The part of an RNA shown here (large-subunit ribosomal RNA, domain V) has 582 nucleotides and comes from a fish gut metagenome. The coordinates come from a structure-prediction model, not an experiment, and the mean pLDDT is 84.
[in-house]
Context: one part of a larger RNA
RNA sequence: CCCGCACCAAGACGAAAAGACCCCGUGGAGCUUUACUAUAGCUUUGUAUUGAAAAUUGAUUUAACAUGUGUAGGAUAGGUGGGAGACUAUGAUUUAGAGACGCUAGUCUCUAAGGAGUCACCCUUGAAAUACCACCCUUGUUACGUUGAUUUUCUAACUUGCAACCUAAACGGGUUGGAGGACAGUGCAUGGCGGGUAGUUUGACUGGGGCGGUCGCCUCCUAAAGAGUAACGGAGGCGUUCAAAGUUACACUCAAUAUGGUCAGAAACCAUAUGUAGAGCGCAAAGGUAUAAGUGUAAUUGACUGUGAGACAUACAGGUCGAGCAGGUACGAAAGUAGGACUUAGUGAUCCGGCAGUUCAUUGUGGAAUGGCUGUCGCUCAACGGAUAAAAGUUACCCCGGGGAUAACAGAGUUAUCUUCCCCAAGAGAUCACAUCGACGGGAAGGAUUACUACCUCGAUGUCGGCUCAUCGCAUCCUGGAGCUGAAGUCGGUUCCAAGGGUUUGGCUGUUCGCCAAUUAAAGCGGUACGCGAGCUGGGUUCAGAACGUCGUGAGACAGUUCGGUCCCUAUCUGGUGUGGG
Numbered sequence: 001c002c003c004g005c006a007c008c009a010a011g012a013c014g015a016a017a018a019g020a021c022c023c024c025g026u027g028g029a030g031c032u033u034u035a036c037u038a039u040a041g042c043u044u045u046g047u048a049u050u051g052a053a054a055a056u057u058g059a060u061u062u063a064a065c066a067u068g069u070g071u072a073g074g075a076u077a078g079g080u081g082g083g084a085g086a087c088u089a090u091g092a093u094u095u096a097g098a099g100a101c102g103c104u105a106g107u108c109u110c111u112a113a114g115g116a117g118u119c120a121c122c123c124u125u126g127a128a129a130u131a132c133c134a135c136c137c138u139u140g141u142u143a144c145g146u147u148g149a150u151u152u153u154c155u156a157a158c159u160u161g162c163a164a165c166c167u168a169a170a171c172g173g174g175u176u177g178g179a180g181g182a183c184a185g186u187g188c189a190u191g192g193c194g195g196g197u198a199g200u201u202u203g204a205c206u207g208g209g210g211c212g213g214u215c216g217c218c219u220c221c222u223a224a225a226g227a228g229u230a231a232c233g234g235a236g237g238c239g240u241u242c243a244a245a246g247u248u249a250c251a252c253u254c255a256a257u258a259u260g261g262u263c264a265g266a267a268a269c270c271a272u273a274u275g276u277a278g279a280g281c282g283c284a285a286a287g288g289u290a291u292a293a294g295u296g297u298a299a300u301u302g303a304c305u306g307u308g309a310g311a312c313a314u315a316c317a318g319g320u321c322g323a324g325c326a327g328g329u330a331c332g333a334a335a336g337u338a339g340g341a342c343u344u345a346g347u348g349a350u351c352c353g354g355c356a357g358u359u360c361a362u363u364g365u366g367g368a369a370u371g372g373c374u375g376u377c378g379c380u381c382a383a384c385g386g387a388u389a390a391a392a393g394u395u396a397c398c399c400c401g402g403g404g405a406u407a408a409c410a411g412a413g414u415u416a417u418c419u420u421c422c423c424c425a426a427g428a429g430a431u432c433a434c435a436u437c438g439a440c441g442g443g444a445a446g447g448a449u450u451a452c453u454a455c456c457u458c459g460a461u462g463u464c465g466g467c468u469c470a471u472c473g474c475a476u477c478c479u480g481g482a483g484c485u486g487a488a489g490u491c492g493g494u495u496c497c498a499a500g501g502g503u504u505u506g507g508c509u510g511u512u513c514g515c516c517a518a519u520u521a522a523a524g525c526g527g528u529a530c531g532c533g534a535g536c537u538g539g540g541u542u543c544a545g546a547a548c549g550u551c552g553u554g555a556g557a558c559a560g561u562u563c564g565g566u567c568c569c570u571a572u573c574u575g576g577u578g579u580g581g582g
Stems, first nucleotide, its partner, number of pairs: 001582008010574003014569001022403004027399002029395004035200005041193003045189005051154010062143005068137001069105001078136005085119003094113008158180003162177005203215003212232001216238006239384001240282001241341002246300007254278001256274006280289002283346001285344003304327004310321003316385001329338003352378007360371002410457001411455001412453003416450001418446006427437002464539001465537003469531001470528005477502003480497006504518005545563004549558003
């Protein structure tokens, strides 16, 4: 060096299982509820099946009878018309009693007595006699009908888990009887309750996701001197207001300061001077602005209708500017200006529906319904290019498709944080910065902490601690050698060199760590996938069961607690140990 045999499991990000954690999908399913929408079921009402009678109480038609008060006026005048007479021995005036109405003045009815008159036209009034007749109005009573409700009664529909019979019979049927009874039950329509059941919804952005925040529009910076330009970058505003704060014509000039002036003061009003704007312009900011866009006065409605060459901007949709033309108008002597406001925010597509207009269409024709067109109205559709008119949760019982496009472990990068070292040296150290300690600051190294990033791995890189077995670094715990010392000695302090060897046993806790006990020369700090699960364990964490506390209406949840809970692999290669042959 080549080839075996027996063994070990460190590596082959070993094998196995398209990761169960995490995220994503306008994926699924189970479960919950005061999510949405339905629905079984329960219930309300009407009606049909469904009939008879009585009482009470409403409505209504007809008939009869009553009823009616402003003031003036004999007095309680309902309206209109006719009308000169009407009523009365079939009992008038009057008297007594009772009742009804009532504005307390009276009107009407009944009974008894009684026995011949009473009332109209006259006077007042807008209207004249309820003297009499006709047609009505208001309110009320009675009667016969119609109709509704309530109560009671009936029996013939209907019901009967009742009795007898068929019949031997706890089914069933008819007959008879009993009980109930137009109720119940059932059909149809209808309002309500309705996780009992069902179908679904439950946003996106996001230095993983959740929680928080945000989502449209305007202004500035970032923005790199044309335009444009991102971030969970830095600052602020808007979801309007104004009939004048619009238009036109004409006129004027602000803020502030100084000086002076009754009350009057730091600031009220007046005068003078200086005054490019330091003011004002409804509101944010920016730009603009005194020839004013600012401040007044006067007249007014252009805060017009129909259009629009041409541009800006722009994926589209949408947005912005706009001379000119036609019509009619305001102001101005006129030239002219005016299609809102100094400008840039003050907003919402389509569908659906309302209102007004219309020389439009209108199903054989004429109309109409309805639609179109023009104008206008109704959305915090604010998740603001708006999925529906209409929608929340939970899953550790979970499932599927994907992702290292994205988290948890480990690695990698960074090194804020952390550890170690150095520089400067104020000061402490009686004196003396540097024996020792060292503020305020500054510079490095390391890559053990906590983090950040999301680069390999989600068709799987097993996670804390213990056991076993280790190996390396040195920033050295002991042992060895030195310098300085605020080193007399013994003990020490600090620094330098040094990794050869060594570096304990117990109690508590799953613990690493830590505390405690007893020793020791010492009981070092770290790296090795926080070394080591194809070596062991499985106490913890981190499935399914269960409980407590807390939260939640609930399903359920909790870096809260508690009891319980399947750890698979026969070694091909590399590596290693032992042994043999060539």
RNAcentral holds the full RNA, with entries from MGnify.